[in-house]
Predicted 3D model of a 391-nucleotide RNA (Bacterial RNase P class A) from Cellulomonas sp. The model forms 98% of the base pairs in the Rfam consensus. It matches the Rfam family "Bacterial RNase P class A". It is annotated as a ribozyme. From the family's description: Ribonuclease P (RNase P) is a ubiquitous endoribonuclease, found in archaea, bacteria and eukarya as well as chloroplasts and mitochondria. Rfam links the family to the GO terms dimeric ribonuclease P complex, tRNA processing and ribonuclease P activity. A source record names the gene rnpB. RNAcentral holds the sequence, with entries from ENA.

RNA sequence: UGAGUCAGCCAGGCGGCCGCGUCAGGACCCUCGGGUCCUGCCGAGGAACGUCCGGGCUCCGUAGGGCAGGGUGGUGGGUAACACCCACCCGGGGUGACCCGCGGGAAAGUGCCACAGAGAACAGACCGCCACGACGGACCGGCUCGCCGGGACGGCGCGGUAAGGGUGAAACGGUGGGGUAAGAGCCCACCAGCGUGCCGGGUGACCGGUGCGGCUCGGCAAACCCCACCCGGAGCAAGGCCAGACAGGGAGCGUUCGAGGGUUGCCCGCCCGAGCUCCCGGGUAGGCCGCUGGAGGCGUGCGGCAACGUACGUCGUAGAUGGAUGGUCGCCACCCGUGCGAGGGCAACCGCGCACGGGGACAGAACCCGGCGUACCGGCUGGCUCAUCCG
Numbered sequence: 001u002g003a004g005u006c007a008g009c010c011a012g013g014c015g016g017c018c019g020c021g022u023c024a025g026g027a028c029c030c031u032c033g034g035g036u037c038c039u040g041c042c043g044a045g046g047a048a049c050g051u052c053c054g055g056g057c058u059c060c061g062u063a064g065g066g067c068a069g070g071g072u073g074g075u076g077g078g079u080a081a082c083a084c085c086c087a088c089c090c091g092g093g094g095u096g097a098c099c100c101g102c103g104g105g106a107a108a109g110u111g112c113c114a115c116a117g118a119g120a121a122c123a124g125a126c127c128g129c130c131a132c133g134a135c136g137g138a139c140c141g142g143c144u145c146g147c148c149g150g151g152a153c154g155g156c157g158c159g160g161u162a163a164g165g166g167u168g169a170a171a172c173g174g175u176g177g178g179g180u181a182a183g184a185g186c187c188c189a190c191c192a193g194c195g196u197g198c199c200g201g202g203u204g205a206c207c208g209g210u211g212c213g214g215c216u217c218g219g220c221a222a223a224c225c226c227c228a229c230c231c232g233g234a235g236c237a238a239g240g241c242c243a244g245a246c247a248g249g250g251a252g253c254g255u256u257c258g259a260g261g262g263u264u265g266c267c268c269g270c271c272c273g274a275g276c277u278c279c280c281g282g283g284u285a286g287g288c289c290g291c292u293g294g295a296g297g298c299g300u301g302c303g304g305c306a307a308c309g310u311a312c313g314u315c316g317u318a319g320a321u322g323g324a325u326g327g328u329c330g331c332c333a334c335c336c337g338u339g340c341g342a343g344g345g346c347a348a349c350c351g352c353g354c355a356c357g358g359g360g361a362c363a364g365a366a367c368c369c370g371g372c373g374u375a376c377c378g379g380c381u382g383g384c385u386c387a388u389c390c391g
Base pairs, nucleotide, nucleotide: 001387002386003385004384005383006382007381008380009379010378012332013331014330015329016328017327018326020043021042023040024039025038026037027036028035029034045362049373050372052371053370054369055368056367057235058234059233060232064268065267066266067265069231070230071229072228073227074088075087076086077085078084089103090101091100092099093098104226105225109224110223111220112219113218126165127164128161129160130159132157133156135154136153139150140149141148142147143146173191174190175189176188177187178186192216194213195212196211197210198209199208200207201206239289240288241287242286248280249279250278251277252276253275260272261271262270263269296315297314298313299312300311301310302309303308334359335358336357337356338355339354340353341352343350344349
């Protein structure tokens, strides 16, 4: 200098004018509920988003059992908890920094494996190879000359064979030798893989070494299933308080032989129990609390590889409810394009200055947190890797 990789950060600034919401203070009006105006403070995000996980909080359930259902899935740690985060292991990719993994069990059972192919899981004979049988048979040999013997090769029949070809994502280990009619873990050596024992290291996943065994065992569990662990239900329209409207009528069932209700999806079990259901008619639907200081942010020290923990210091005002947080103008800064100017360079081009034109995204709280995922004009910073050049 170029290419790459990982991590972190910013999300324009200042001013004028107009406008909106909460709160505080003041003035005026009023039907005393409130309304209008003025002044002041404050007023979205890195994702406020999707609502996909986890928790706090609230109510139901007295808090028992079983079944069903859901979730998680290498190991160790972090955390309030998690499907998140950190470190490590194993497998895969990359020259490398580094990245990716929906990473328990397929020798418990069931199921599936498209297309192609003969055959897709205790497989399979399509071509090829080989033995045997009958037939044809160039040709060879013998002689009493029309018979006997042999026979390459050819297609046929019946078998053997998984070495070779071909199909496929995948065809039941690889190489070499022996063996055989041809072949084959059929046998042997080495290698790979699987199972199992021992030794050493590690908290552990696992790693290293060594012996033995049958000789080979396909994939899919985000198919059912099995194993281990975890999980009550509903959600701020939770839930509570205040105010306020109306007009009753009819039918059915039931009061211990108990209707009906609660108990999460179901069952058992348990509890409450005098009202319940349907039809016609009438009628309210406003306000307040919950509501934001919480597993909080930042800095320093200490512990830890880290995630994180801990001690001390310090900081602090969104809370709307048809739902506020905006618009416009000017200056400055940033990015892009075009033109001009003076430079550098053989050149392509490079940076600098000025002028003109254009651009600024994604998106917006609604009970609150921790994550994940997704969207995003652009810009900045740092670590590391590879290549090249110079010293």